The RNA shown here (Glycine riboswitch aptamer) has 74 nucleotides and comes from uncultured Candidatus Pelagibacter sp. The coordinates come from a structure-prediction model, not an experiment, and the mean pLDDT is 86. Of the family's consensus pairs, 89% are formed in the model.

RNA sequence: UAUCGGGAGAUGCUACAAAACAGUAGAGCCGAAGGAGCAAUUACCCUAGAAACUCUCAGGCAAAAGGACCGAUA
Numbered sequence: 001u002a003u004c005g006g007g008a009g010a011u012g013c014u015a016c017a018a019a020a021c022a023g024u025a026g027a028g029c030c031g032a033a034g035g036a037g038c039a040a041u042u043a044c045c046c047u048a049g050a051a052a053c054u055c056u057c058a059g060g061c062a063a064a065a066g067g068a069c070c071g072a073u074a
Base pairs, nucleotide, nucleotide: 001074002073003072004071005070006069011027013026014025015024016023028061029060030059034057035055036054037053041048
């Protein structure tokens, strides 16, 4: 890296509309794609510096899909 398996959280809210889990608008919420921020320490010219912590830009909030991470195989 690839394949297979496991894999959480949060409105199936309100209005219009309406078959609806879809659309438009509004308010509420989640963090485990991605992104961003920081400690000790480091540097002293521009600094560098982690996350499952923090922020929620993005993404997501029935199911599906996705999904950090873990396991197996190659």